[in-house]
RNA sequence: AGGGACUUAGGAUAGUGUUAGACCGAGAGCCUUCAAAGCUCUAAGUAGGAGUUAAAACCUCCUAGUCCCUG
Numbered sequence: 001a002g003g004g005a006c007u008u009a010g011g012a013u014a015g016u017g018u019u020a021g022a023c024c025g026a027g028a029g030c031c032u033u034c035a036a037a038g039c040u041c042u043a044a045g046u047a048g049g050a051g052u053u054a055a056a057a058c059c060u061c062c063u064a065g066u067c068c069c070u071g
Stems, first nucleotide, its partner, number of pairs: 001070007010024002013021001018054001026042005047063005
C1' cells in the first nucleotide's frame, strides 16, 4: 500500500428492512432476627457522519478503532 472480518447497555452477546431482546453486573423493594439465596421492579443502547427507503442496528459510501491475510 491492497484485501477481508468485526464494532449493539458497565461486561460477554442475539437481532440480515417494520416495537432493540436475553444473561451477568448495578440500584430499589418484598422475604429474613440479620445476612445469603429466591421473587418483583427500575436505570443503563445500535462506533461517528452522509445517502437510499414510507420505514435502517440491518442496504450503499466515507471516517475511526480492533483483528487477520497478501506484498